[in-house]
About this RNA: Model confidence (mean pLDDT): 80 of 100. Predicted 3D model of a 73-nucleotide RNA (transfer RNA) from a Pseudomonadota bacterium. The source organism's lineage runs through Bacteria, Pseudomonadati and Pseudomonadota. It matches the Rfam family "tRNA". By type it is a transfer RNA. The sequence is in RNAcentral, with records from ENA.
RNA sequence: GCCAUAUUAACUCAGUCGGUAGAGUGCUAGCCUUUUAAGCUGGUGGUCGUGGGUUCGAGCCCCACAUGUGGUA
Numbered sequence: 001g002c003c004a005u006a007u008u009a010a011c012u013c014a015g016u017c018g019g020u021a022g023a024g025u026g027c028u029a030g031c032c033u034u035u036u037a038a039g040c041u042g043g044u045g046g047u048c049g050u051g052g053g054u055u056c057g058a059g060c061c062c063c064a065c066a067u068g069u070g071g072u073a
Base pairs, nucleotide, nucleotide: 001072002071003070004069005068006067007066010025011024012023013022019056026044027043028042029041030040031039049065050064051063052062053061
């Protein structure tokens, strides 16, 4: 350089055929407990890597770029 792949919450990851974005962990409040931990209930959470394009409508389709990983000469 070229090819493939990944990029979504603070972290690890889902998200089907394009139709208002989710889980676990974390954080936080309460309950429970002699206390801590554990457990139970609620709350908190997002420019879907960046910029464009297509579409009535994009996390999803198309293009460019950035970063990581793997392959190749």